[in-house]
Molecule: transfer RNA
Organism: Candidatus Saelkia tenebricola
RNA sequence: GUCCCCAUCGUCUAGGGGCCUAGGACAACGGCCUUUCGAGCCGUCGGCGCCGGUUCAAACCCGGCUGGGGACG
Numbered sequence: 001g002u003c004c005c006c007a008u009c010g011u012c013u014a015g016g017g018g019c020c021u022a023g024g025a026c027a028a029c030g031g032c033c034u035u036u037c038g039a040g041c042c043g044u045c046g047g048c049g050c051c052g053g054u055u056c057a058a059a060c061c062c063g064g065c066u067g068g069g070g071a072c073g
Base pairs, nucleotide, nucleotide: 001072002071003070004069005068006067007066010026011025012024013023018056028044029043030042031041032040049065050064051063052062053061
């Protein structure tokens, strides 16, 4: 340099254009329970890398950029 794959809560992950103001697990925080801690139960918090495009409608499709991984030279 060319090509391929990936990017969603703190972490791991689901999401095949409308059912999604994005769901789950763990973590964190609060409550219940317990003599206390833990476990268990309930709740809360928190996210679509960035910029454009297509579309009535985009986390989802397309392009570019950024970052990560890989193949070739």